[in-house]
RNA sequence: GCCCCGGUAACUCAGCCAGGUAGAGUGCCUGCCUCGUAAGCAGGCUGUCGUGGGUUCGAAUCCCACCCGGGGCU
Numbered sequence: 001g002c003c004c005c006g007g008u009a010a011c012u013c014a015g016c017c018a019g020g021u022a023g024a025g026u027g028c029c030u031g032c033c034u035c036g037u038a039a040g041c042a043g044g045c046u047g048u049c050g051u052g053g054g055u056u057c058g059a060a061u062c063c064c065a066c067c068c069g070g071g072g073c074u
Base pairs, nucleotide, nucleotide: 001073002072003071004070005069006068007067010026011025012024013023020057027045028044029043030042031041032040050066051065052064053063054062
């Protein structure tokens, strides 16, 4: 230098192919329960979807450039 994969909640990840309300688990908070704690049960909370631009009525999703991490080739 070129190619591939990945970057989404505090953490681990799904959703992307085929555009249409941003999700799950963990975590955290509150309550119930308990003598108390843990466990359990109920309710609640968290997002610049890596960055910038383009296309579109509408972009996490499509296109372009770039940044970061991993792998491969030379």
This is a predicted structure of a 74-nucleotide RNA (transfer RNA) from a Candidatus Bathyarchaeota archaeon. The organism belongs to Candidatus Bathyarchaeota, within Archaea. Its Rfam family is "tRNA". The family's RNA type in Rfam is transfer RNA. RNAcentral holds the sequence, with entries from ENA and MGnify. Its mean pLDDT, the model's own confidence on a scale to 100, is 82.